[in-house]
Context: one part of a larger RNA
Molecule: small-subunit ribosomal RNA, 5' domain
Organism: metagenome
RNA sequence: GAACGAACGCUGGCGGCGUGGAUAAGACAUGCAAGUCGAACGGGACAUUAUUAAUAGCAAUAUUGAUGAUGUUCAGUGGCGUAAGGGUGCGUAACACGUGAAUCAUCUGCCGAGAAGUGGGGCAUAGCUCGCCGAAAGGCGAAUUAAUACCGCAUAUUGUAGCAGUACCAAAGCCGGGGCAACCUGGCGCUUCUUGAUGAGUUCGCGGCCUAUCAGCUAGUUGGCGGGGUAAAGGCCCACCAAGGCUAUGACGGGUAGCUGGUCUGAGAGGACGACCAGCCACACUGGAACUGAGACACGGUCCAGACACCUACGGGUGGCAGCAGUCGAGAAUUUUUCUCAAUGGGGGAAACCCUGAAGGAGCGACGCCGCGUGGAGGAUGAAGGUCUUCGGAUUGUAAACUCCUGUCAUUAGUGAACAAAGUUCGCGCUUUACUGGUUGCGAAUUUGCUAGUAACUGAAGAGGAAGAGGCGGCAAACUCUGUGCCAGCAGCCGCGGUAAUACAGAGGCCUCAAGCGUUGUUC
Numbered sequence: 001g002a003a004c005g006a007a008c009g010c011u012g013g014c015g016g017c018g019u020g021g022a023u024a025a026g027a028c029a030u031g032c033a034a035g036u037c038g039a040a041c042g043g044g045a046c047a048u049u050a051u052u053a054a055u056a057g058c059a060a061u062a063u064u065g066a067u068g069a070u071g072u073u074c075a076g077u078g079g080c081g082u083a084a085g086g087g088u089g090c091g092u093a094a095c096a097c098g099u100g101a102a103u104c105a106u107c108u109g110c111c112g113a114g115a116a117g118u119g120g121g122g123c124a125u126a127g128c129u130c131g132c133c134g135a136a137a138g139g140c141g142a143a144u145u146a147a148u149a150c151c152g153c154a155u156a157u158u159g160u161a162g163c164a165g166u167a168c169c170a171a172a173g174c175c176g177g178g179g180c181a182a183c184c185u186g187g188c189g190c191u192u193c194u195u196g197a198u199g200a201g202u203u204c205g206c207g208g209c210c211u212a213u214c215a216g217c218u219a220g221u222u223g224g225c226g227g228g229g230u231a232a233a234g235g236c237c238c239a240c241c242a243a244g245g246c247u248a249u250g251a252c253g254g255g256u257a258g259c260u261g262g263u264c265u266g267a268g269a270g271g272a273c274g275a276c277c278a279g280c281c282a283c284a285c286u287g288g289a290a291c292u293g294a295g296a297c298a299c300g301g302u303c304c305a306g307a308c309a310c311c312u313a314c315g316g317g318u319g320g321c322a323g324c325a326g327u328c329g330a331g332a333a334u335u336u337u338u339c340u341c342a343a344u345g346g347g348g349g350a351a352a353c354c355c356u357g358a359a360g361g362a363g364c365g366a367c368g369c370c371g372c373g374u375g376g377a378g379g380a381u382g383a384a385g386g387u388c389u390u391c392g393g394a395u396u397g398u399a400a401a402c403u404c405c406u407g408u409c410a411u412u413a414g415u416g417a418a419c420a421a422a423g424u425u426c427g428c429g430c431u432u433u434a435c436u437g438g439u440u441g442c443g444a445a446u447u448u449g450c451u452a453g454u455a456a457c458u459g460a461a462g463a464g465g466a467a468g469a470g471g472c473g474g475c476a477a478a479c480u481c482u483g484u485g486c487c488a489g490c491a492g493c494c495g496c497g498g499u500a501a502u503a504c505a506g507a508g509g510c511c512u513c514a515a516g517c518g519u520u521g522u523u524c
Base pairs, nucleotide, nucleotide: 001524002523003522004521006520007519008518009517010516013372014371015370016369017368018367019365020364026328027327028326030325031324032323035080036079037078040077041076043074044073045072046071047070048069049068050067051066052065053064054063055062056061087283088282089281097207098206099205100204101203102202103201106200107199111196112195113194114193115192116191117190118189119153121151122150129142130141131140132139133138159168160167161166173188174187175186176185177184178183209255210254211253216246217245218244221243222242223241224240226238227237228236258280259279260278261277262273263272264271265270285306286305287304288303289302308319309318310317311316336362338361339360340359344358345356346355347354348353375405376404377403378402385396386395387394388393409465411460412459413458414457415456423446424445425444426443427442428441430438431437468513469512470511471510472509473494474493475492479508480507481506482505483504489496490495
């Protein structure tokens, strides 16, 4: 000199863009952060409507009940999602990461392309109802019911096993259109297989910390044969056999640490770092384990153990903010218990739509960077006041007053955005026998904005509302007076202060930077 996720002191007008728990991976009140589908399924409730029955009535009609349809909603079965997105950096010196390869040793839901099929049956169970236990959380029993839930049978293009004959393996319906019906047809699904894409697993070469006051380490250890296990090679695991394997090019041990793209500095070479953003990894109160699933050994799932906390009728239960806000604690120190799904993206759904603390916005903090302003021109009798003085004057100083202007920002009044593309409905054209669907194209109508009455623009008023901080002995730009008297004090280094202190304190003046200026810490 430059830099910072900074802190502290003094001061503080506005805006834009960024950024903000670095310490206790400490403990957490409260709310929200993962749902959705009725076009998979049976029920409950409500509303509308249709049919029908009973009762009252001569009748119109009224009431009640049953059945069907439509719509809304509730819990449940079922499907998909919850393995993404979001957080943190504990652990890890390792194929964790980076880079380059390998996989003839592998898997891959949804999505794209292609081939074949989707036949015929059955047993249950939640829910509902009834009964019982329990303070609760919850649980038990009986009866009964549905499905795209579950289980056989048939079929087997493909596929699997095998040299081959051969053997074995699947499925589910739902919503429309036409038809008197049989049936025909469209879409979304379902099953088997091939392939692509995407994602993932595994292996290897090379690369990147400190320490020898760590010199020897290793028995599943190193290799083989055979088996088990896995999607998959493999001591990954096991039985047997052999005695190997690593190491001064640093094994083993100890310490520290997430890695990288990058960031800071520097002319570079290097050095230090890894906040924000992006990729990968690891973790989810601590430790362990598996289940489900295409995918987890799963942050807002399950089980076990432990610590902690809460409820309790003392028998027993419940919980996990390193999600977004927020609280306490420790700390020099780090924000709102905000708005919206309008956009982008994600999940579900045929769609409308629903959900989304992802995200988009707003709020707070001079925390950083950048921009703007705090007025401009004229104005000498060089006013007053202050300070200094050789008492003549000098300086503050064109500075002020005064005159004439301007109107950025803030204030106020008005006009007032872009971000909106889609979606829905109708019509036309192509494809389709038709309907549906698809497709891109056209036309018409309609609807959707958190930010926000914000940005921007126009008008109004008035210099009115807006300057400080540090320094002035040398380094190093900027000097005098007074007070003090080795005292009080200053100080980054040299060093100042013991009666004329440009070095302490105050004042005037001056210098530098400026909505900041200094100090401290850290890096180069």